[in-house]
This is a predicted structure of a 72-nucleotide RNA (transfer RNA) from Candidatus Acidiferrum sp. The coordinates come from a structure-prediction model, not an experiment, and the mean pLDDT is 83. Rfam family: tRNA. Rfam describes the family as follows. Transfer RNA (tRNA) molecules are approximately 80 nucleotides in length. The family's RNA type in Rfam is transfer RNA.
């Protein structure tokens, strides 16, 4: 240097043009003698950034930036 995937809640992942979803975690209730599994509610993410396409982008195009990987 050239190409390729990847970036989405604290942490791991889904979603691939019209409502941003679960899992674990965390709070607060139940529940226990206290706990722990457990059952109920609930708070957290305007999708990595800035253009463009679009009536409408987390989702499609283009750079930028991170990280991974393969070529030279």
């Nucleotide at each position: 240097g050239g190409c390729a995937g990847c970036g989405u809640a604290g942490u791991c992942c889904a979603g691939c043009g019209g409502c941003a979803g679960g899992a674990c975690g965390c709070u607060c209730g139940g529940g226990u003698a206290a706990g722990a599994u457990c059952c109920g509610a609930g708070a957290g993410g305007c999708c990595a950034g800035u253009g463009g396409u679009u009536c409408g982008a987390a989702u499609c195009c283009a750079c930028u930036c991170g990280c991974u990987g393969c070529c030279c």